[in-house]
Context: one part of a larger RNA
RNA sequence: GAUUGAACGCUGGCGGUAUGCUUAACACAUGCAAGUCGAACGGCAGCGCGGAGAGUUUACUCUCUGGCGGCGAGUGGCGGACGGGGGAGUAACGCGUGGGAAUCUGCCCAGUAGUGGGGGACAACCCGGGGAAACCCGGGCUAAUACCGCAUACACUCUACGGAGAAAAGCAGGGGAUCUUAGGACCUUGCGCUCUAAGAUGAGCCUGCGUCCGAUUAGCUAGUUGGUAGGGUAAAGGCCUACCAAGGCGACGAUCGGUAGCUGGUCUGAGAGGAUGAUCAGCCACACUGGGACUGAGACACGGCCCAGACUCCUACGGGAGGCAGCAGUGGGGAAUAUUGGACAAUGGGCGAAAGCCUGAUCCAGCAAUGCCGCGUGUGUGAAUAAGGCCUGAGGGUUGUAAAGUACUUUCAAUAGGGACGAAAUGUUUGGGGUUAAUAACCUUGAAUCUUGACUUAACCUAUAGAAGAAGCACCGGCUAACUCCGUGCCAGCAGCCGCGGUAAUACGGAGGGUGCAAGCGUUAAUC
Numbered sequence: 001g002a003u004u005g006a007a008c009g010c011u012g013g014c015g016g017u018a019u020g021c022u023u024a025a026c027a028c029a030u031g032c033a034a035g036u037c038g039a040a041c042g043g044c045a046g047c048g049c050g051g052a053g054a055g056u057u058u059a060c061u062c063u064c065u066g067g068c069g070g071c072g073a074g075u076g077g078c079g080g081a082c083g084g085g086g087g088a089g090u091a092a093c094g095c096g097u098g099g100g101a102a103u104c105u106g107c108c109c110a111g112u113a114g115u116g117g118g119g120g121a122c123a124a125c126c127c128g129g130g131g132a133a134a135c136c137c138g139g140g141c142u143a144a145u146a147c148c149g150c151a152u153a154c155a156c157u158c159u160a161c162g163g164a165g166a167a168a169a170g171c172a173g174g175g176g177a178u179c180u181u182a183g184g185a186c187c188u189u190g191c192g193c194u195c196u197a198a199g200a201u202g203a204g205c206c207u208g209c210g211u212c213c214g215a216u217u218a219g220c221u222a223g224u225u226g227g228u229a230g231g232g233u234a235a236a237g238g239c240c241u242a243c244c245a246a247g248g249c250g251a252c253g254a255u256c257g258g259u260a261g262c263u264g265g266u267c268u269g270a271g272a273g274g275a276u277g278a279u280c281a282g283c284c285a286c287a288c289u290g291g292g293a294c295u296g297a298g299a300c301a302c303g304g305c306c307c308a309g310a311c312u313c314c315u316a317c318g319g320g321a322g323g324c325a326g327c328a329g330u331g332g333g334g335a336a337u338a339u340u341g342g343a344c345a346a347u348g349g350g351c352g353a354a355a356g357c358c359u360g361a362u363c364c365a366g367c368a369a370u371g372c373c374g375c376g377u378g379u380g381u382g383a384a385u386a387a388g389g390c391c392u393g394a395g396g397g398u399u400g401u402a403a404a405g406u407a408c409u410u411u412c413a414a415u416a417g418g419g420a421c422g423a424a425a426u427g428u429u430u431g432g433g434g435u436u437a438a439u440a441a442c443c444u445u446g447a448a449u450c451u452u453g454a455c456u457u458a459a460c461c462u463a464u465a466g467a468a469g470a471a472g473c474a475c476c477g478g479c480u481a482a483c484u485c486c487g488u489g490c491c492a493g494c495a496g497c498c499g500c501g502g503u504a505a506u507a508c509g510g511a512g513g514g515u516g517c518a519a520g521c522g523u524u525a526a527u528c
Stems, first nucleotide, its partner, number of pairs: 001528004006524005013375006019368002021333001026331003030328003035078003040075002043071002047069003050065007085286001087284001094211007103203002108199001111196001113194003116150001118148002125140006156165003170191006178185002212258003219249003224246008261283004265276004288309005311322004339365001341364003347361001348359004378408004388399004412469001414464005422455001427449008472517005477498003483512005493500002
């Protein structure tokens, strides 16, 4: 000199933009943060509409009724493996970079071949019982895209090449003939379902090289190193087991100990390098502590399960409940770090055919001079060089064109009025094209039209009034820009280094003056 996620002191007008627990991976009250689908299913608790009945006060109440809109709870599907968080552990194929082969991949894309025919249950519900509660048990009824056989098998798996094995589910919209038990069959469209090969995406695995300090850590290793056979996995492999061999690593630093998430980057520097890894982005590991698996395409799963432990809470003492390193917020720790805010309008995600619902992701607002950037606190003129202050050699000098005065302007702030972009869609109506038996329906592409904004009392523009509401901080011995007086008297004090102070202190304290930065200025800490 540059820099900071800074803090502290004094001071503080406005706007934009970014950032904001670096400490206790300490403990957490409360609310919210992952749901959705009735176009898979049986149903119907609540709400609304309709129908029937009863009562009456004649427009109300009650009862029944899934007929309809819808829908609590339940079965089922998809999603809760993403998104969000903090960095404890990890010196490691963890990360970075470059290769590799023995793998899997829901949804998605475009193909191939199918979607035939049956069965038995279990919830919900009803009945009964246990428990303080959490919840649990028994009996009975029932549906499905839930579950299980049978049939079929292009391609698939295994094969001794003869063969053997393995699937599936329907739902919704529309409809001219024909049939009909009047429900539909049937046709067609869309969405699904099954098998299989390929793609894309994502993931698992192996490996070369690189990746902190310590030798006051020198030897380490028994599934250890390799082989054979088997098991296991989606998959190679001591990954695991049996047997055999005796290997494997190490001064090119093994092992042990300490410290640490890694990177793109960031800071500094002419560079080489040094330091660092906040925000943003990629990867990793973690989710009260330790262990384990289940489900699933994917987890050994932050807001899932089981066991053990510590802690907290409830209890009828028998037994139960919980996990903010999600967003806010609380206590604690600390020099120190924000609101228990608004909205799904946009972007994105989950579910859904869609409308839509959910979304503390996100977008916004609030707080903080925490940083960066911009603007303002007036402008011109004005010498009696006013008064006052300070200095003085007493003449004057200086503050100082500074003020006052005078002439203007009105940025920003204030008040009033106007006022965009961010909105594209979705829906409805209607042309063309596709599909089809079809002018239904559906898909697609145009046109018209009704709407959709948290922010928003916003950006921006106009008007009104008036210089009106807006300057401090540090320093002035040298380094280092800036000097005099008074007080003090090795005292009080200053100090980054050299050093000042013991009676004329430009170095302490005050004043006047000056210098430097400026809504900031200094100090401390830290890096180069």
This is a predicted structure of a 528-nucleotide part of an RNA (small-subunit ribosomal RNA, 5' domain) from an uncultured prokaryote. The coordinates come from a structure-prediction model, not an experiment, and the mean pLDDT is 85. The full RNA is in RNAcentral, with records from ENA.